[in-house]
RNA sequence: GCCAGGGUGGCGGAAUCGGAAAACGCGGUAGUCUCAAAAACUACUGGUCGCAAGGCCUUGAGAGUUCGAGUCUCUCCCCAGGCA
Numbered sequence: 001g002c003c004a005g006g007g008u009g010g011c012g013g014a015a016u017c018g019g020a021a022a023a024c025g026c027g028g029u030a031g032u033c034u035c036a037a038a039a040a041c042u043a044c045u046g047g048u049c050g051c052a053a054g055g056c057c058u059u060g061a062g063a064g065u066u067c068g069a070g071u072c073u074c075u076c077c078c079c080a081g082g083c084a
Stems, first nucleotide, its partner, number of pairs: 001083003005079003010026003019067001027045006046057004060076005
């Protein structure tokens, strides 16, 4: 230099044909149980504003297409491969 793959909450990782972003697991917080703990079980758990109802924002960065983009197109950055 070329080719193909990947980048999503604190972590791993889903999201089908472009139509509810974050399923599921780990971790965390609170509770139940226990003399106490561990284990197990239950509830909650992206960020932000708000007393609340609820609002707004968020898929590596930026732009484009579209009524609508994590998903399609373009440029760039990063990761790990293959070829030269």
The RNA shown here (transfer RNA) has 84 nucleotides and comes from a Bacteroidales bacterium.
It matches the Rfam family "tRNA". Its family is annotated with triplet codon-amino acid adaptor activity in the Gene Ontology.
The coordinates come from a structure-prediction model, not an experiment, and the mean pLDDT is 82.